[in-house]
């Protein structure tokens, strides 16, 4: 510190994911050992048991029951000493533990305040501590009750109760005094208790007890400024409410409470109400700032089964006390009664999930006690759980035959791995036995030593030295026995993110945090081997920050990515021009108080380290006080003119309102003219006209709306504003610089404006024109176009309050380069006319800047201030409710469940477009000839077969693979056979053959017999061939979507692309655009590009001309010979020809035209002109194109079979569709005769001449010829001459029937020709569609591969030989250049919606059910506090007494008053028949809305 995911591919935005780090955790698999920590986060749900609060006999009486003794009637009875349990009484129980439920508050933190307060025990101090009195528990006796328990008699005791006495203080009144409750007087009022110990019996000493308070300490009440969650889809709240006066009350201010007056008082700096929540020191993360959280330890506060409420007390409204109501549980005799684990354990539910019904009071701390001591589930401590953290092991060193196995590889071999096994050595740790450090310091008590006081003793101060106590503890350290001995496991290995292979599976099974993986070669699933990471732990879940600058204070943003309110005026609020003062509230600096202790940071230290512990020391950004500065912000009171406004002088202008007026045009109306059509579309109809239209002239009548001017001109805040006049009227500008003197700016709310359209009410409607209606279109056409035509639109008045209200750019100020318009002013100079300046609008601009780019740029999107408004991923959804506002339609505010990893900007290549531009091609057009209709032939579907093997299937498949299926081929069936195999290598044993011929069987493979029979040789054996055996051989089985290689297409199209340089954040771009040309990225030109490579061209073959060399077998002009005749012969080397080398053509040359270029149009010359004309040659790349069946080749597969032989059969089928063709339909022909001219092959298992034979196919026949020498070999079409005369024919030849040939073992399924005989369809082919631009089409033969036979098909060959091309507007295809895009599987593309299926989650809902907490009223417990005065009654008063008085108990009522009740209304949950959208989902059904001009933008 980043990183993965949106695209083809970049850059932004932008969310979603991951790497870290943590835990009171939990789940899986796994587990040796110690230390220290932690341990019901959940139903504040319910508890069986045991304990957790007692104690003091030195405050009281006093027992049972024990001991001794006496005595005894032997039943007991007395004294004395002890003396439990209860009981009176004191202190305690309000601490210590536990919880986290309420609480959003003075709870809590921090700072203060208490002049508005208490405070038992203790400490310091001062004073007492006299003297009566009367009851009462406990016991005794009685009664009731199941039981808790209660009642009544009789007796007693206190440090219990109660009066009297005193009275330094103190409290209450009143004077007096103060600012005040300081102080001073005066009166009233008003205390106590004893006990132990020693004593020389006088008393002392201690332990208490009372009263004070100037007090300390310590805990406590109250009150403050200041901090503290979310919700405005909660905006008003409040009657004791705010104040005050009087009165209560309290320990204490105060409406705390209660009369009475007053109307207040809180809130947009968030009141009220709802929801969540204990706060806080800290604890987690983070660089910080911050977020998160309050376990565990620390401090506060709040419960204590739920509500209520008081008592007692220094202190409660009291966890383990009372008392009332609930609920709930347990006991009962049914009449009643007891409880409260949120104390430690424990147990049951609930949950993913939390622990012993342990030991100990030895420390430490608390309560009581003079004390000894007794209690202490506070506490020490052990158990249980890897739940955390921290240490330690599980060996260590050497060991190469790199063993074995595994796993991988074809194999060599890698690899586990020095790992292992041996070998030596340790023994932490385990295990046997020992061993016993330190946690204990004192108390009583003993010694002794000093002091104070005193008449002494107890006893009091301090100090020394002994001095009892161990739960842990079967402890630790440590010795010490034995042994490598007890001890490694988890997770991951496609990318992020560190580690790879083999099987296996086959969109299955699984996997996943994101992106994704799996559909037969899965580095991603399972297993395995190997690798990496941590490691007694690993990993998953879940949760928190963090990365996240994804809520931005530090540290974001609003033009297109989510984001500026539609404008405007202004309230609160924020901020503010320039000068001198003066305050000190913001600030600054000092000082000083606090910020508890733990924790964190540091520096030492203590446990063998560490965690853990302990000690110092910094630090604590906060908030008090307090001195002090004064720049700056503010605050006062003055002064200022540059902001801002006035004033005066001009000035433009569709700026607003109202009212006249105009004239074009348009329809309607009358009349005139005048006749058949008008109207309207792509083309039509409807519509309208003979009842007189349209058209024209005249005349009127209505309403709307103002041509030309007009203009990226003008006003206005926006909306928006357009004929002229005329009044009212608001803003702006410019000049002067006269006058105010910061009057500003901006603006949450609040007010007003505010297109269309819509809504009320009256008008008013001429054109136009939602809806609606017709008629077109269409598969439909509820559309678009046509004929109409109603709201509306117009007006007046009222609502509405929205828009793409856009410049998708908030307002105001300032500052930063210029350019060109153009509108309104000012000035200067002038003839046009330029300069300056101010103030609008517009365009340029790489000035600078800024911006992801587009682009913006003084009218900022630049740089800066001030203030508002808004944004935080896509859907869901601007929906749902709630609230408001609306006549209404609908506005404004405006969630979430859920789902999905993207949804977006902007720019780049591309591709595409029923976008554009230019340009080219038999692409069209113009020709000439076809195919589509017939019959045939040929392939192809389909169909049928036992099988019709396979394979190609728009173009680019269909006379294609096949250059030639009767057997074969052959890959199909069927049957019959074989099983190291029809063919390879290899080994190893047999054996000598193999192979020929012959014969039986058999369809044949094939089996059997016979018979013939091997070469070398060093004599070991090789070689060669059979046979057996093992390895293996074979496969036209499958995947062309695992491959090579070869091919097709686009296309012989003009293109595809590198280096380096530049531009650009980047993809990329330039070059290669551009202006010309050109077939061509072909060539010039210009250009940030300069070159360069594959592609065009050329080079290569071939054609055409010409030279030249050669000259057989070609040839034959000239001599010469010879033949019926022929270059036949000598001969020639001239011709033509054949080979071979060479020339020729390049826009070279003239002229136009062009940029002086490239080129380009005409000429000449020349056989040949403008790449002459043909061929090979095919860029980058596209179709997962073909093709596993040429061939080769990974994996699966099959092995007596998917391999091999054999025989017949099929590929040759046939209702039908299609492709390709021949053949014709005739007269430019058919028919017979005659007669002519080629090229270019080709031939030894060949080719075969003449002759002969046959009508003919053919035969015979044998010359000749491995060829410019023989042969195939007669070209044909064409000319000559006859003939047929338009007719299904003398055309046409299918299809049949005979009869032959010929080839092959073999022509039945299934060749070809011959010939006789038969004579079918077919008379120029519907929609539609092919080919061709010149030696080309058409049209005529000829050859050739294949091949024994078998082309109308291929591949060539040559005769004859046309027409047409104006052109480039469609049609198809294609280059470039451009533009637009929601395609990139690239338009066969993406994509919307409804509608039906299934599933989630939502809202709405007659209704039912709960929760909360409001308001009226009813009932009213326990209880304080009032009244009252029926019982009743010790202490003190009076009284001789009787009795009374004072007080108490109770009783009775009254006010508040929980808890339930009635009623409203409100709020939040559930459930719900039904409705409703709304998301997802393999495919489904209708259409084509967006996306390109998307076909109507």
């Nucleotide at each position: 510190a980043g990183a993965g995911u949106u695209u083809g591919a970049u850059c932004c935005u932008g969310g979603c994911u991951c790497a870290g780090a943590a835990c009171g955790a939990a789940c899986g698999c796994u587990g040796g050992c110690g230390g220290c920590g932690c341990g019901u986060u959940u139903u504040a749900a319910g508890c069986a048991u045991g304990c957790a609060a007692g104690u003091c006999g030195g405050a009281c009486g006093g027992u049972a029951g024990a001991a001794a003794c006496a005595c005894u009637u032997c039943g007991g009875u007395g004294u004395u000493u002890u003396g439990a349990g209860a009981g009176u009484g004191g202190c305690g129980a309000a601490c210590g533990g536990g919880u986290g439920a309420g609480u959003a508050a003075c709870a809590c933190g921090u700072a203060g305040g208490u002049g508005a307060u208490c405070u038992g025990c203790c400490c310091u101090g001062a004073g007492g501590u006299u003297g009566g009195g009367g009851a009462u528990a406990g016991c005794c006796c009685a009664u009731g009750g199941a039981a808790a328990c209660a009642u009544g008699g009789g007796g007693u005791a206190a440090u219990a109760c109660c009066g009297a006495a005193u009275g330094a203080g103190a409290g209450u009144u009143c004077g007096u005094g103060u600012c005040g409750a300081a102080a001073c007087g005066a009166a009233c009022u008003g205390a106590a208790a004893g006990g132990a110990g020693c004593u020389a019996u006088g008393g002392c000493u201690c332990c208490g007890c009372c009263u004070c308070g100037a007090g300390g300490a310590u805990g406590a009440g109250c009150c403050u400024g200041c901090g503290u969650c979310u919700g405005a889809u909660u905006a008003g709240g409040u009657a004791g409410u705010u104040g005050g006066u009087g009165g209560g009350g309290u320990a204490a201010a105060g409406g705390c409470c209660u009369a009475c007056c007053a109307a207040g008082c809180c809130u947009a700096c968030g009141a009220u109400c709802a929801g969540u929540a204990g706060c806080c020191g800290g604890c987690c993360u983070g660089a910080g700032a911050g977020g998160g959280u309050g376990a565990a330890c620390g401090g506060c506060c709040a419960c204590a089964c739920u509500g209520g409420g008081a008592c007692u007390g220094a202190g409660a409204c009291a966890c383990g006390g009372c008392c009332c109501a609930g609920a709930c549980u347990c006991c009962u005799a049914c009449g009643g009664g007891a409880g409260g684990c949120a104390g430690c354990a424990g147990c049951u539910a609930a949950g993913a999930a939390u622990c012993u019904u342990c030991c100990g009071c030895a420390a430490u701390g608390g309560g009581c006690g003079c004390a000894a001591g007794c209690c202490u589930g506070a506490c020490g401590g052990a158990g249980c759980g890897g739940c955390g953290c921290c240490g330690c092991g599980u060996g260590a060193a050497c060991g190469a035959a790199g063993a074995a196995g595994g796993c991988c590889g074809g194999a060599a071999g890698g690899u586990u791995g020095u790992a292992a096994a041996g070998u030596u050595c340790u023994u932490u740790u385990c295990u046997u036995g020992g061993g016993g450090a330190g946690g204990a310091a004192u108390a009583a008590c003993c010694a002794u030593c000093g002091g104070a006081g005193g008449g002494a003793a107890u006893g009091c101060c301090g100090g020394u030295g002994g001095g009892a106590u161990g739960a842990c503890c079967u402890g630790a350290a440590c010795c010490u026995u034995g042994g490598a001995a007890u001890a490694a496991g988890c997770c991951c290995c496609g990318g992020c993110u560190a580690a790879u292979u083999c099987c296996g599976u086959g969109c299955c099974a699984g996997c996943a945090g994101c992106c994704g993986c799996g559909g037969u070669a899965a580095c991603a699933c399972g297993g395995a081997a190997g690798g990496g990471g941590c490691a007694a732990g690993c990993g998953u879940u879940g949760u928190u920050c963090g990365g996240a600058a994804u809520u931005a204070u530090u540290g974001g943003g609003c033009g297109u990515a989510a984001a500026g309110g539609g404008c405007g005026u202004g309230u609160a609020g924020g901020c503010g021009g320039a000068c001198a003062a003066u305050c000190a509230a913001g600030u600054c600096c000092g000082g000083u108080g606090u910020g508890a202790a733990a924790g964190a940071c540091u520096u030492c230290g203590g446990c063998u380290u560490a965690a853990c512990c302990g000690a110092g020391g910094a630090a604590a950004c906060g908030c008090g006080c307090u001195g002090g500065a004064a720049a700056c912000u503010g605050g006062u009171a003055g002064a200022c003119u540059u902001g801002a406004g006035u004033a005066c002088u001009g000035g433009a202008g569709g700026g607003g309102a109202a009212g006249c007026u105009g004239g074009a045009a348009u329809u309607c109306c009358u009349g005139g003219u005048g006749u058949a059509g008008g109207g309207g579309u792509g083309a039509a109809a409807u519509c309208u006209g003979u009842a007189g239209a349209u058209a024209u002239c005249a005349g009127g009548a209505a309403g709307a709306a103002c041509a030309c001017c007009g203009g990226u001109g003008g006003c206005g805040a926006a909306g928006g504003c357009g004929a002229g006049c005329u009044u009212c009227u608001g803003g702006c500008c410019a000049g002067u610089a006269a006058c105010u003197g910061a009057c500003g700016c901006u603006g949450a709310g609040g007010c007003g404006c505010g297109a269309a359209a819509g809504c009320g009410u009256g008008g008013g409607g001429a054109g136009c024109g939602a809806a609606c209606a017709g008629g077109a279109u269409u598969a439909g056409a509820u559309a678009c176009c046509c004929u109409g035509g109603u709201a509306g639109u117009c007006c007046a008045c009222g609502c509405c309050g929205u828009a793409a209200a856009c410049g998708a750019u908030g307002u105001g100020c300032a500052c930063u380069a210029g350019g060109u318009g153009u509108c309104g002013g000012g000035g200067g100079g002038a003839u046009c006319c330029c300069c300056c300046u101010c103030g609008g609008u517009a365009c340029c601009g790489u000035a600078a800047g800024c911006a992801a780019a587009c682009g913006c740029g003084u009218u900022a999107a630049g740089u800066g201030c001030a203030c508002c408004g808004c944004c935080u991923g896509g859907g869901g959804a601007g929906u749902a409710u709630g609230c408001u506002c609306g006549c209404a339609a609908g506005g404004g505010u405006g969630a979430a469940a859920c789902u999905c990893a993207a949804a977006g900007g902007a720019a780049u290549u591309g591709a595409c477009g029923g976008g554009g531009g230019c340009c080219c091609g038999c692409a069209c057009a113009a020709g000439c000839g076809g195919u589509g209709g017939a019959g045939c032939a040929u392939g192809u579907g389909g169909u049928u077969u036992a099988a019709u093997u396979c394979g190609a299937u728009g173009a680019u498949a269909c006379g294609c693979g096949a250059g030639g299926a009767a057997c074969c081929u052959u890959a199909c069936c069927a049957g019959g056979g074989c099983u190291u195999g029809a063919c390879a290598u290899a080994u190893a044993c047999c054996g000598g053959a193999c192979u020929g011929c012959c014969a039986u069987a058999g369809a044949g493979a094939u089996a059997u017999g016979g018979u013939u029979u091997c070469c070398c040789u060093u004599c070991g054996g090789g070689g060669u061939c059979g046979g057996u055996a093992u390895a293996c051989a074979g496969g036209u089985g499958c995947u062309g979507c695992a491959u090579g290689g070869c091919u097709g297409u686009c296309g012989u199209c003009a293109g595809c692309u590198c280096g380096u340089g530049c531009u650009g954040u980047g993809a990329a771009g330039u070059g290669u655009u551009g202006g010309g040309u050109u077939a061509a990225g072909u060539c010039c030109c210009g250009c940030a590009a300069c070159g360069a490579g594959c592609g065009c061209a050329a080079c290569c073959c071939u054609u055409u001309c010409c030279g030249u060399a050669u000259g057989u077998u070609a040839c034959c002009a000239a001599c010469a010979c010879g033949u019926a005749g022929u270059g036949g012969u000598g001969g020639g080397g001239a011709c033509u020809c054949a080979u071979g080398c060479g020339g020729u053509a390049c826009u070279g040359c003239c002229g136009g035209u062009g940029a002086c270029a490239a080129a380009u149009c005409g000429g000449a010359g020349g056989a040949a002109g403008g790449u002459g004309g043909g061929g090979a040659c095919g860029a980058c790349g596209u179709c997962a194109a073909g093709u596993c069946a040429u061939c080769a080749u990974g994996g699966c597969c099959c092995u007596u079979a998917u391999g091999u032989c054999c025989u017949g059969g099929g590929c040759u089928a046939c209702a039908c569709a299609c492709g390709u063709g021949c053949u014709a339909c005739a007269a430019u022909g058919g028919c017979c005769g005659g007669u002519a001219c080629a090229g270019a092959g080709u031939g030894a298992u060949g080719c075969g001449a003449a002759g002969c034979a046959g009508c003919a196919a053919u035969g015979u026949g044998a010359a000749g010829c491995a060829a410019a020498a023989c042969g195939c070999a007669g070209a044909a079409a064409a000319c000559c001459g006859g003939u047929c005369u338009c007719a299904g024919u003398a055309c046409g030849g299918a299809u049949u029937g005979g009869a032959g040939u010929c080839u092959g073992a073999a022509a039945c399924u299934c060749g070809a020709c011959u010939u006789c005989a038969u004579g079918a369809a077919g008379g120029u082919g519907g929609a539609a569609u092919c080919g061709c631009u010149a030696g080309u089409a058409a049209u005529c033969g000829c050859g050739c591969a294949u091949c024994a036979g078998c082309a109308u098909g291929g591949c060539g060959c040559g005769g004859u030989g046309a027409a047409u091309a104006c052109g480039u507007u469609c049609c198809c295809g294609g280059g470039c250049c451009u533009u637009g895009u929601a395609c990139a599987c690239a338009c066969c593309g993406c994509c919307c919606g409804u509608c039906a299926c299934a599933c989630c989650a939502c809202c709405c809902g007659a209704g039912u059910u709960g929760g909360g907490g409001g308001u009226a009223c009813c009932c009213g417990a326990a209880g304080u506090c009032g009244c009252u005065c029926g019982u009743c009654c010790a202490a003190c008063c009076u009284g001789c007494a009787a009795a009374g008085g004072g007080g108490g108990a109770u009783g009775g009522u009254g006010c508040c008053g929980a808890a339930g009740g009635u009623a409203u209304g409100c709020u939040u949950g559930g459930u719900a028949a039904g409705g409703g959208g709304g998301g997802u989902g393999a495919a489904g059904u209708c259409g084509u809305a967006a996306c390109a001009a998307g076909g109507u933008a």
Predicted 3D model of a 1497-nucleotide RNA (small-subunit ribosomal RNA) from a metagenome.
Its Rfam family is "Bacterial small subunit ribosomal RNA". Its family is annotated with structural constituent of ribosome and ribosome in the Gene Ontology.
RNAcentral holds the sequence, with entries from SILVA.